This is a predicted structure of a 75-nucleotide RNA (c-di-GMP-I-GGC riboswitch aptamer) from an Acidimicrobiaceae bacterium. Model confidence (mean pLDDT): 90 of 100.
[in-house]
RNA sequence: CGACGAAAAGGCAAACCCUUCGUGAGAAGGGGACGCAAAGCCACGGGACUCACAGAGUCAGCCGGGCUGCCGAAU
Numbered sequence: 001c002g003a004c005g006a007a008a009a010g011g012c013a014a015a016c017c018c019u020u021c022g023u024g025a026g027a028a029g030g031g032g033a034c035g036c037a038a039a040g041c042c043a044c045g046g047g048a049c050u051c052a053c054a055g056a057g058u059c060a061g062c063c064g065g066g067c068u069g070c071c072g073a074a075u
Stems, first nucleotide, its partner, number of pairs: 004072002011036002016031006034061001040067003044064003047059005
């Protein structure tokens, strides 16, 4: 340093509820915790979803990929 994921310190936050934005999928803020070792970021590929549909969008906590990151047992 990489792999790896015991421990420790922490971190994030599903569903649902309230408010706001959006035609909508959904997003933001607050509450709340199902879970997560990248549940940090990216829409590149696949997939699902939406619409004002030959196009435009949403979802990275759907799968794959890329970039970055805390800690340090065993191997």